[in-house]
Predicted 3D model of a 72-nucleotide RNA (transfer RNA) from an uncultured Clostridia bacterium. Its Rfam family is "tRNA". The family's RNA type in Rfam is transfer RNA. Model confidence (mean pLDDT): 80 of 100.
RNA sequence: GUCCUCUUAGUACAAUGGAUAGUACGGAUUCCUCCUAAGAAUUAAAUGUGAGUUCGAUUCUCGCAGGGGACA
Repeated sequence: GUCCUCUUAGUACAAUGGAUAGUACGGAUUCCUCCUAAGAAUUAAAUGUGAGUUCGAUUCUCGCAGGGGACA
């Protein structure tokens, strides 16, 4: 330099172009308990970024940023 691939919650992952973006662990509050653990209830938190296509984009297209890989 060329090409491929990935980027969603604190972490690991889901989500045929369509409903309030979901699950587990973790966090917070409350209950339970003499206390802790376990258990129960409730709750906060995310689509890397800028455009485009579309009635509608996490999903499709292009650029950029970052991670990984192949070739040179």